[in-house]
Molecule: FMN riboswitch aptamer (RFN element)
RNA sequence: GUCAUUCUUUGAGGCGGGGUGCAAGUCCCCACCGGCAGUCACAGUCUGCAAAGACGCGUCGAACACGGCGCGUCCCGAACGGGUGAAAUUCCCGUACCGACGGUAAAGUCCGGAUGUUAAAAGAAUAAC
Repeated sequence: GUCAUUCUUUGAGGCGGGGUGCAAGUCCCCACCGGCAGUCACAGUCUGCAAAGACGCGUCGAACACGGCGCGUCCCGAACGGGUGAAAUUCCCGUACCGACGGUAAAGUCCGGAUGUUAAAAGAAUAAC
């Protein structure tokens, strides 16, 4: 240094102003935010991954209901024009667009599942080469 196993830590931001209304951080006008890896050069909108949701199977609980856990399948948003350059749908300029589920006056920004889970990042130990 490489690879394997185990462990530890980290691992998401954002409603400020005005309007309507009995009531809205949910509607309307303006505002604000952007996980992880990759990509000749930096990405919410390219490629892939992750959480949420649906279904199936297995398993545990006396238990075909129901619940926990595991695995699999499905689902899974949105960008164009110009400029610079060797190289950018990633930078700069301009104008757009997108954002799980449950709750509640209809929510990307509030509350909740969640002191959860996870892509992944950093580090440590051990073994092998």